[in-house]
This record gives sequence, C1' cells and structure tokens, in this order.
RNA sequence: CACUUUAUAUCUGGAGAGUGGUCUGUAAUACGCAGCAGGCCCACCGAAGGAGAAAGCUGCCGAUUGGCGGUCAAGCUCUCAGGUUACGUGACAGAUGGGGACAC
Repeated sequence: CACUUUAUAUCUGGAGAGUGGUCUGUAAUACGCAGCAGGCCCACCGAAGGAGAAAGCUGCCGAUUGGCGGUCAAGCUCUCAGGUUACGUGACAGAUGGGGACAC
C1' cells in the first nucleotide's frame, strides 16, 4: 500500500398482517362528535430483538446397528417481545467516507 476481509457512520431502497370491537380520558355550563392516547377482548403478521432445533463432528454406556449427552445455521419453525391506514420500525441489499486486519 492494492485486492480481499471486518465492524461502524451517512444516504437510498425495503415486505407482511384489522383504520376490528368495547371502555376510559382528551371533553368544557350541558349534550353530541371526528381525531388522538391508553386499558381489556377477539382475529392476524414475521424482516427489530429473542427462543428452538438437522445433518455433520464428538464423549460415555452397551454390543448391537442402539441409548444418553456436548457442539451445531438460516429468508426454517415458534410468536415472548414487536407489529397489523398513514407516519414510523424494519432483516437484508446498494453506494459513499474513514478506521482496523492481512499476503507482498
């Protein structure tokens, strides 16, 4: 110092599922109401986060082709959390800038 690799910062793109029901507050001198916020109930989504576990590898027991463990990933599964108009979140992808690592 190039390629490569690594985490981070910024920008861009980025799906799914109910604008559900009911109650309370906002709400006043009184009544009513859109919207918003929250509680409860039902129905759903998976791409914040989280959890699970296959083959393989491996330890012990057994002497049968087994039993009990360890390790083991995801866009798979679960739905705790989060979410179900819009806003927003958003795995992941691309670009830019700088930092680190590495052959030589």